[in-house]
Predicted 3D model of a 75-nucleotide RNA (c-di-GMP-I riboswitch aptamer) from a Nitriliruptoraceae bacterium. The sequence was found by an Rfam model in a public genome assembly.
RNA sequence: GUCCGAGAAGGGCACCCCCGUCGCGAGGCGGGCUCGCAAAGCCAGGAACCCCACGCGGGUCGUCCGGUUGCCGAG
Numbered sequence: 001g002u003c004c005g006a007g008a009a010g011g012g013c014a015c016c017c018c019c020g021u022c023g024c025g026a027g028g029c030g031g032g033c034u035c036g037c038a039a040a041g042c043c044a045g046g047a048a049c050c051c052c053a054c055g056c057g058g059g060u061c062g063u064c065c066g067g068u069u070g071c072c073g074a075g
Stems, first nucleotide, its partner, number of pairs: 003075001004073002012037002017032006035062001041068003045065003048060004
């Protein structure tokens, strides 16, 4: 350095549900909780699904692929 991801260490994220708030909606944001996650960090580029006021409009990266950056180190 690469592969890999440990019944390792220290940290990180946060499904569902509840509260508040924004949005027509899918859903977003903040708080609580903790099912899970080694990229469950970031990017809506491809696919998929979803929403709509149907406009080549919008949402989901915790559905998959791709791009990009990155902690730790048993092997």
It matches the Rfam family "c-di-GMP-I riboswitch aptamer". Rfam's curators write: GEMM was predicted in a large-scale screen for bacterial structured RNA regulatory elements. The coordinates come from a structure-prediction model, not an experiment, and the mean pLDDT is 87. NCBI's taxonomy places the organism under Bacteria, Actinomycetota, Nitriliruptoria, Nitriliruptorales, Nitriliruptoraceae.